[in-house]
């Protein structure tokens, strides 16, 4: 140097032929349960979807580049 793949809360992931307010499980707060934890239950906070542009009425999804991991290949 060339190819392929992965980047969505603090972790680990889903997200359908692009569609209207981005979700699950864990973990966090608050309350409610108990003499006091855990457990359970309820509520609720946290996401500029890796970045920068571009398509389109509409982008997490499409498309082009760049950064960072990862495998391979010389």
């Nucleotide at each position: 140097g060339g190819g392929c793949g992965u980047a969505u809360g603090g972790c680990g992931c889903a997200g359908u032929u692009g569609g209207c307010u981005a979700g699950c499980g864990c973990g966090c707060a608050u309350c409610g349960u108990u003499g006091a934890c855990a457990u359970c239950g309820a509520u609720g906070a946290g996401g500029u979807c890796a970045c920068u542009g571009g398509u389109u009425c509409g982008a997490g999804u499409c498309c082009a580049g760049u950064u960072a991991c990862g495998c391979c290949c010389a």
Predicted 3D model of a 74-nucleotide RNA (transfer RNA) from a Planctomycetota bacterium. NCBI's taxonomy places the organism under Bacteria, Pseudomonadati, Planctomycetota. The prediction has a mean pLDDT of 80. The sequence is in RNAcentral, with records from ENA.